A computed fold for a 157-nucleotide RNA from an Acidimicrobiia bacterium, annotated as glmS glucosamine-6-phosphate activated ribozyme aptamer. NCBI's taxonomy places the organism under Bacteria, Bacillati, Actinomycetota, Acidimicrobiia. The coordinates come from a structure-prediction model, not an experiment, and the mean pLDDT is 76. Its Rfam family is "glmS glucosamine-6-phosphate activated ribozyme aptamer". By type it is a riboswitch. A reference for the family is Hampel and Tinsley (2006), "Evidence for preorganization of the glmS ribozyme ligand binding pocket", Biochemistry.
RNA sequence: AAACACAGACGAGCGCCAGACCUCUCCAGUGGGAGAGGUGACGAGGUGGAGGGUCAUCGAAUCUUUUCGGCGGAUGCCCUCCCGGCUCCACGGUCGUGACGUCCUCGACAAAAACCGGAGAGCGAUCUCCGGGACAGAGACGGGGACGAGGUGGAAG
Numbered sequence: 001a002a003a004c005a006c007a008g009a010c011g012a013g014c015g016c017c018a019g020a021c022c023u024c025u026c027c028a029g030u031g032g033g034a035g036a037g038g039u040g041a042c043g044a045g046g047u048g049g050a051g052g053g054u055c056a057u058c059g060a061a062u063c064u065u066u067u068c069g070g071c072g073g074a075u076g077c078c079c080u081c082c083c084g085g086c087u088c089c090a091c092g093g094u095c096g097u098g099a100c101g102u103c104c105u106c107g108a109c110a111a112a113a114a115c116c117g118g119a120g121a122g123c124g125a126u127c128u129c130c131g132g133g134a135c136a137g138a139g140a141c142g143g144g145g146a147c148g149a150g151g152u153g154g155a156a157g
Base pairs, nucleotide, nucleotide: 014072015071016070017069019068020039021038022037023036024035025034026033027032042059043058044057048082049081050080051079052078053077054076060067083096084095085094086093087155088154089153090152091151100148101147102146103145104144105143106142107141115132116131117130118129119128120127121126
């Protein structure tokens, strides 16, 4: 250094459950009660640090309903400060390590659930896994285009 084995993690569309609905057991016997459980958002994308505010991006599925209702959290947005990029320094501006912005267009990368088949766990509601499986949008990136910004003073070259 590589390989192998074991353990942990795989990091916020995330976690939770007091309502609701569902299951089982017991009691009661038509109104129910108790206990124990189950369901409760499918991925994509997203964080310089701290604080504050706030109704926190995108589509898929369902088919009109937020994927019931609620709580907590959160990488969104806005404000302040700090740090950092924009050759260096100061002020100002702008952005966030891929460190000018907005818009249009093209490109590449491309999703999971759903659905079908199968296996397993559970009395059950239900859960887990495997195979098949088509299809997004936003953002960022790359090409092209439009508009705007690209300041002032100094330094170095």